[in-house]
A computed fold for a 76-nucleotide RNA from a Bacillota bacterium, annotated as transfer RNA. It was read from a public genome assembly. It matches the Rfam family "tRNA". Its family is annotated with triplet codon-amino acid adaptor activity in the Gene Ontology.
RNA sequence: GCUGGCGUAGCUCAGCCGGUAGAGCGGCGCACUCGUAAUGCGCAGGUCGUCGGUUCAAGUCCGACCGCCAGCUCCA
Repeated sequence: GCUGGCGUAGCUCAGCCGGUAGAGCGGCGCACUCGUAAUGCGCAGGUCGUCGGUUCAAGUCCGACCGCCAGCUCCA
């Protein structure tokens, strides 16, 4: 340099044919308990990598760029 994949909550990841952004774990609170790290209920937590485009409407489609991973090629 080329090709492909990935980027969504603190972590690991879903999100279908474009139409209300979610789960588990973790955190906080309450209940339960002799007690608890267990169990139950609830709450908080998001620039969907960035910019632009298409659209009534974009996490989702298109383009450029940034970052990470893998493979390939060239030079040494």